[in-house]
């Protein structure tokens, strides 16, 4: 320096011009007004009325200030909070989770370990061993059962001879047929432990060594697990995000949860009830609905709808600092603080800058996953090049 891997930061800035929604503060204009206050009319002095002011209520039209999307506000895949609504006890059955340890409200998430995979060095005749760790791991259990293993390939699970090797027999001398054999070769993603030396006709755990497996101890560590002894020639493929065992661990809906105030109509209920509504004020008359209940009509209650109100944004919050911990994190000390709508605001344009992606809250919190612009840092591996 160049080629990779793996983190972490940011998510435009600055101006000028329009505009959009909440919240605060203020000036007018109209309407009300049971309250206070002054004047003034009436007055049976008890009040009562008009009017002006202040105060406050709605409504309209201004002014000024301040706030106003995400790093993923996404998928809606997980874990809670919160809320309503079920829950006697045991079973079966469903779902999800799975090496240990540890943080966390919890979590399938995070942190640290341990074992596998891969990469790199280093060594051994060889298998194999030992070091590193950019990097990767859904990583309980298939001699509990039970299914599966395309194609290829003689043979895919109680074992197979296709070609090669050996042997024996026959032979027209080119082969043929028996038998032995899992060392070679070939097929496959995988062929019935592996490497070497011996042994054999030719091989074969047939026999030794060592490595790997099983079974017993023992040390060492919270565990996972290592380590190292003893024994045992040792058929027992792979797949459990195949059924399935095992261990654990789960009640349903979900802010359109849900409280709470509630209007006009129709409808329930209690009472009271003989008249009562409409012809624009009276009579007089006309019409309608009623007249002892199956009753007009009138006054109450109660539910539920439209509509408001909460819920609704300060909280497992965010910075900074020193502390304990490898670490996720915890407590402790100071500082910080404003989106909360309700068909849904948070933007549009113009100039500058080297540049600008994905993608727009709806109850809020902890993750994961997916998309994303131009940089910017720090770790780490491999190669080159200097010192």
């Nucleotide at each position: 320096c160049a080629g990779c891997g793996g983190g972490g930061c940011c998510g435009g800035g600055c101006g000028g011009u329009c505009g959009c929604g909440g919240c605060c503060u203020u000036g007018c204009g109209g309407c009300g007004u049971a309250c206070g206050c002054g004047c003034g009319g009436c007055u049976u002095c008890g009040g009562u009325u008009g009017c002006g002011u202040g105060g406050u209520g709605c409504c309209g039209c201004g002014g000024g200030g301040g706030c106003g999307a995400g790093g993923a506000a996404a998928g809606u895949c997980c874990g809670a909070a919160c809320u309503c609504c079920a829950u006697a006890g045991a079973g079966c059955g469903g779902u999800g989770u799975g090496c240990c340890g540890g943080a966390u409200a919890a979590c399938g998430u995070c942190c640290g370990g341990g074992g596998g995979c891969c990469a790199g060095g280093c060594u051994u005749c060889a298998a194999g061993g030992c070091c590193u760790g950019a990097g990767c791991u859904a990583c309980g259990g298939c001699c509990a059962g039970u299914g599966c293993c395309a194609c290829a390939g003689a043979g895919a699970a109680c074992a197979u001879a296709c070609c090669g090797c050996c042997u024996c027999g026959c032979u027209u001398u080119g082969g043929c047929g028996g038998g032995g054999u899992a060392a070679g070769g070939g097929u496959g993603a995988a062929a019935a432990g592996g490497u070497g030396c011996g042994g054999u006709a030719a091989g074969a755990g047939c026999g030794c060594a060592c490595c790997g497996g099983g079974c017993g101890g023992g040390c060492a560590g919270u565990a996972a697990u290592g380590c190292g002894c003893g024994u045992u020639g040792c058929a027992u493929g792979g797949u459990a995000a195949a059924c399935c065992c095992c261990a654990c661990a789960c009640g349903g809906a979900g802010c359109a949860a849900g409280a709470c105030c509630a209007a006009a109509u129709a409808g329930g209920g209690a009472g009271a009830g003989a008249g009562u509504g409409c012809c624009g004020g009276c009579u007089c008359g006309g019409c309608g609905c009623g007249c002892u209940a199956a009753g007009a009509u009138c006054u109450c209650c109660g539910g539920g709808u439209a509509g408001g109100u909460c819920g609704c944004u300060g909280g497992a919050g965010c910075c900074c600092g020193a502390c304990a911990g490898c670490a996720a994190u915890g407590g402790c000390g100071g500082g910080c603080g404003u989106a909360g709508a309700g068909g849904a605001a948070u933007g549009a344009c113009c100039g500058u800058u080297a540049g600008a992606a994905c993608a727009g809250a709806a109850u809020u919190c902890g993750g994961c996953u997916u998309a994303u612009g131009a940089g910017c840092c720090c770790c780490g591996c491999u190669g080159c090049a200097a010192a």